Transfer RNA from a Candidatus Kaiserbacteria bacterium, 71 nucleotides, folded computationally. Its Rfam family is "tRNA". Rfam describes the family as follows. Transfer RNA (tRNA) molecules are approximately 80 nucleotides in length. The family's RNA type in Rfam is transfer RNA. Gene Ontology term of the family: triplet codon-amino acid adaptor activity. Lineage of the source: Bacteria > Bacteria candidate phyla > Candidatus Kaiseribacteriota. Model confidence (mean pLDDT): 81 of 100.

RNA sequence: GCCGGAGUAGCUCAAUGGUAGAGCGUCCGAUUUGUAAUCGGUUGACGGAGGUCCGAUUCCUCUCUCCGGCU
Numbered sequence: 001g002c003c004g005g006a007g008u009a010g011c012u013c014a015a016u017g018g019u020a021g022a023g024c025g026u027c028c029g030a031u032u033u034g035u036a037a038u039c040g041g042u043u044g045a046c047g048g049a050g051g052u053c054c055g056a057u058u059c060c061u062c063u064c065u066c067c068g069g070c071u
Base pairs, nucleotide, nucleotide: 001070002069003068004067005066006065007064010024011023012022013021018054025043027041028040029039030038047063048062049061050060051059
C1' cells in the first nucleotide's frame, strides 16, 4: 500500500429500513435477627461526519480505532 472483519448500555451480545432489546451489573425496595441467594422496580448505548429515504443501528461515501490476510 491492497483486501476482509469488528465497533450498540459499565461488561458480554441481539436487532435483514418502521417505538433500540436481553443477560450480568449499578441504584431503590421486599424477604432475613443479619449476610448471601431469591423476587419486584430503576438506571443506562447505535465510533464520528455527510448522503439516499416519509423514515437509517440497518443502504451508500469519507473518516477514526481494533483484529486478520496479502505484498